[in-house]
RNA sequence: UUCCGAUAAAGGCAAACCCGUCGAAAGGCGGGGACGCAAAGCCACGGGACUAAACCCGGAUCAAUAAAAGGUUCGGGCAUGUCGGCCGGGUUGCCGAA
Numbered sequence: 001u002u003c004c005g006a007u008a009a010a011g012g013c014a015a016a017c018c019c020g021u022c023g024a025a026a027g028g029c030g031g032g033g034a035c036g037c038a039a040a041g042c043c044a045c046g047g048g049a050c051u052a053a054a055c056c057c058g059g060a061u062c063a064a065u066a067a068a069a070g071g072u073u074c075g076g077g078c079a080u081g082u083c084g085g086c087c088g089g090g091u092u093g094c095c096g097a098a
Stems, first nucleotide, its partner, number of pairs: 004096002012037002017032006035085001041091003045088003048083003055077008
């Protein structure tokens, strides 16, 4: 120095759940709380997962008078949204028994 990782030391993070808050949602943030974590620090680059506001397609429906356009509602599609505590990759880093 690299791999590696202990019932070591110092410190760190914080799942579920609860409260508040932002968001259409997934989910985020703050507080409480600890199941866990040696990168559970950082980066959505690849895979994967989650969501579907806007948009697109279709149905129903509303008022005038028929269409078109529009409103409401239902179904389908879609990431441009989200997850790093799903995996891989990149990058930085504390400690040092075997």